[in-house]
RNA sequence: GCGGGUGUGGUUCAAUGGUAGAACAUCAGCCUUCCAAGCUGAGGACGUGGGUUCGAUUCCCAUCACCCGCU
Numbered sequence: 001g002c003g004g005g006u007g008u009g010g011u012u013c014a015a016u017g018g019u020a021g022a023a024c025a026u027c028a029g030c031c032u033u034c035c036a037a038g039c040u041g042a043g044g045a046c047g048u049g050g051g052u053u054c055g056a057u058u059c060c061c062a063u064c065a066c067c068c069g070c071u
Stems, first nucleotide, its partner, number of pairs: 001070007010024004018054001026042005047063005
């Protein structure tokens, strides 16, 4: 330099065009003599910038980060 892949709560992963979910973690409450465990609830996310569309995490382009391969 060229090609390919991945990017979603704090972490690990879903969601193939129609109000972004789960588990764990965190916080609050319940329970318990206390802790742990258990139960209930809450907050919190689509890498960035454009385009297509009535509507984009999803499709297209560019870019950034990481990974793999070729030279």